[in-house]
RNA sequence: AGUUGAGAAAGGUACACUAUCCGAAAGGAUAGGCCGCAAAGCUUUGGGUCUAAAUCACUUUUAGUGACAUGACUGCCAAACUGCCGAU
Numbered sequence: 001a002g003u004u005g006a007g008a009a010a011g012g013u014a015c016a017c018u019a020u021c022c023g024a025a026a027g028g029a030u031a032g033g034c035c036g037c038a039a040a041g042c043u044u045u046g047g048g049u050c051u052a053a054a055u056c057a058c059u060u061u062u063a064g065u066g067a068c069a070u071g072a073c074u075g076c077c078a079a080a081c082u083g084c085c086g087a088u
Base pairs, nucleotide, nucleotide: 002088003087004086005085012037013036017032018031019030020029021028022027035075041081043079045078046077047076048073049072050071055067056066057065058064059063
């Protein structure tokens, strides 16, 4: 330097769920937690997904229905950059 990820070691992360708080919701923060993860580090670029407060339209009219991201998810997929340990 290349290839690679073992029922190895060290360290890391933290699904479901629980508590408190924030949010219209999706979802998020903190603490616990364990399913998992070899990039489940980072950027949030492309695709995808979720929600629909405000707004717009309609109606059986003061409440419903529909559309819509400007709101979210990166532990849905891909991409850029960076990186621990071991094997070969």

The RNA shown here (c-di-GMP-I riboswitch aptamer) has 88 nucleotides and comes from Atribacteria bacterium SCGC AAA255-G05. Of the family's consensus pairs, 95% are formed in the model. The source organism's lineage runs through Bacteria, Pseudomonadati and Atribacterota. The coordinates come from a structure-prediction model, not an experiment, and the mean pLDDT is 79.